Large-subunit ribosomal RNA, domain I from a Schleiferiaceae bacterium, 462 nucleotides, folded computationally.
The prediction has a mean pLDDT of 81.
Context: one part of a larger RNA
RNA sequence: UUUUGGUCUCAAAUCAGGCAAGACUACCCGCUGAACUUAAGCAUAUCAGUAAGCGGAGGAAAAGAAACUAACAAGGAUUCCCCUAGUAGCGGCGAGUGAAGCGGGAAAAGCUCAAAUUUGGAAUCUCAUCGCUUUGCGAUGCGAAUUGUAAUCUGAAGAUGGUAAUCCAGUAUAGACACGUAGAUCAAGUUCCCUUGAAUGGGACGCCAGAGAGGGUGAGAGCCCCGUAAAUCAAUGUGUCUAUACAGAGUGAGAACCCUUCUAAGAGUCGAGUUGCUUGGGAAUGCAGCUCAAAGUGGGUGGUAAAUCUCAUCUAAGGCUAAAUACUGGCAAGAGACCGAUAGCGAACAAGUACCGUGAGGGAAAGAUGAAAAGCACCUUGAAAAGGCAGUUAAACAGUGCGUGAAAUUGUUAAAAGGGAAACGAUUGAGACCAGUAUUGUGUGGGAUCUAGCAAGCGGUU
Numbered sequence: 001u002u003u004u005g006g007u008c009u010c011a012a013a014u015c016a017g018g019c020a021a022g023a024c025u026a027c028c029c030g031c032u033g034a035a036c037u038u039a040a041g042c043a044u045a046u047c048a049g050u051a052a053g054c055g056g057a058g059g060a061a062a063a064g065a066a067a068c069u070a071a072c073a074a075g076g077a078u079u080c081c082c083c084u085a086g087u088a089g090c091g092g093c094g095a096g097u098g099a100a101g102c103g104g105g106a107a108a109a110g111c112u113c114a115a116a117u118u119u120g121g122a123a124u125c126u127c128a129u130c131g132c133u134u135u136g137c138g139a140u141g142c143g144a145a146u147u148g149u150a151a152u153c154u155g156a157a158g159a160u161g162g163u164a165a166u167c168c169a170g171u172a173u174a175g176a177c178a179c180g181u182a183g184a185u186c187a188a189g190u191u192c193c194c195u196u197g198a199a200u201g202g203g204a205c206g207c208c209a210g211a212g213a214g215g216g217u218g219a220g221a222g223c224c225c226c227g228u229a230a231a232u233c234a235a236u237g238u239g240u241c242u243a244u245a246c247a248g249a250g251u252g253a254g255a256a257c258c259c260u261u262c263u264a265a266g267a268g269u270c271g272a273g274u275u276g277c278u279u280g281g282g283a284a285u286g287c288a289g290c291u292c293a294a295a296g297u298g299g300g301u302g303g304u305a306a307a308u309c310u311c312a313u314c315u316a317a318g319g320c321u322a323a324a325u326a327c328u329g330g331c332a333a334g335a336g337a338c339c340g341a342u343a344g345c346g347a348a349c350a351a352g353u354a355c356c357g358u359g360a361g362g363g364a365a366a367g368a369u370g371a372a373a374a375g376c377a378c379c380u381u382g383a384a385a386a387g388g389c390a391g392u393u394a395a396a397c398a399g400u401g402c403g404u405g406a407a408a409u410u411g412u413u414a415a416a417a418g419g420g421a422a423a424c425g426a427u428u429g430a431g432a433c434c435a436g437u438a439u440u441g442u443g444u445g446g447g448a449u450c451u452a453g454c455a456a457g458c459g460g461u462u
Stems, first nucleotide, its partner, number of pairs: 027058001028056004038045001042092001068075002079106004089097002110320003113266001123149001124144002127141006158262002161258003166253002168250001170246012183233003189205001190221001191204004206223002208212001214226003271292007298315005355362002375402001379388003
């Protein structure tokens, strides 16, 4: 000095963990917020705190353990139902609107912070690394935190100090029960005859049934197939309980009682004025803006404003909480006195499709061969399409928009008619076709009688 590696700084890529602004929205919560309409006009009112709009969730949401209801012998969180009651009220006191307490039910459940010195010792927590028996535990080390993390305590109290009954967390294995997931086992004719393309039909003889729900199979199948009824078996997940084994228990938790001494409880909040909205809330039910603005033997409420006094009842301005309740969305099931292809969703089908509109948006029609494609080989005419034979089939007058195949309408063929448009009514005829009585003839089958002939038996005669 060069190359490679390492080291330092570091772009990009990948990315443990963390975050979720988007979608959906039937039900729920919070905002915002009309008009049509009604008042037989219309302005307050009503429609209506509804629709549209915005934001946010959950399987439910919201509400919720009283600054409640009451005035009683008082009750005792919230939610929902019945009643209260179309009541008290509100209202151009018009049209209309309109609660609550009690009572009866459904369901039930209660709790937690802040505010006190652990002060003889921050006892608390995140992160990193390591280890382990890994929703976590332990050790070590940074850090958060005294402008306060834990323990204790919450008004029904509570703390300090005593006396104290009583209680015992974790792991593993086994079993029982409940709920869920995906499974397995599980009756009895395919016997004979007939019809048929085919028997699941008709006739005959049986069988099962805690199963004769239903579907399929070439026509109506308890017994052909799947199932169905009643039961049984095994696997697996979660939760609860029981038993056993090991561990544990302390500076642990703690009802109740007693005594002494203490005893903090949420502020631009309550409240007042004023303006607007709202309410059944009426001298102001609730909410919001602005101005003022507290107290602590205090404060709020007590449905008519104010003063004074008394009484009752709660304890606002912090928070959590299952059930009863709601549900045209999503997922998963079951059913029907519902409709049956112009019905029922717009959509039984390649339907929010084709198509229309610059766009918002509007928005159809359209199901069925056959049991099985066996979906017409081959020959022949024709350029082909198609036709003529032929073939499949129970059927092709089922040949692919093909089951059945109505009507208006069109073509062809046959018959009838012809001055009065066609059509219509009455009467009398004609023709064609169908059904049928009587009569006559003919064919065939059965029965009765008579005659003739033939045959056989018995009797008589010869």
Its Rfam family is "Eukaryotic large subunit ribosomal RNA". The family is grouped with related families in Rfam's "LSU clan". Gene Ontology terms of the family: structural constituent of ribosome and ribosome. Lineage of the source: Bacteria > Pseudomonadati > Flavobacteriia > Flavobacteriales > Schleiferiaceae.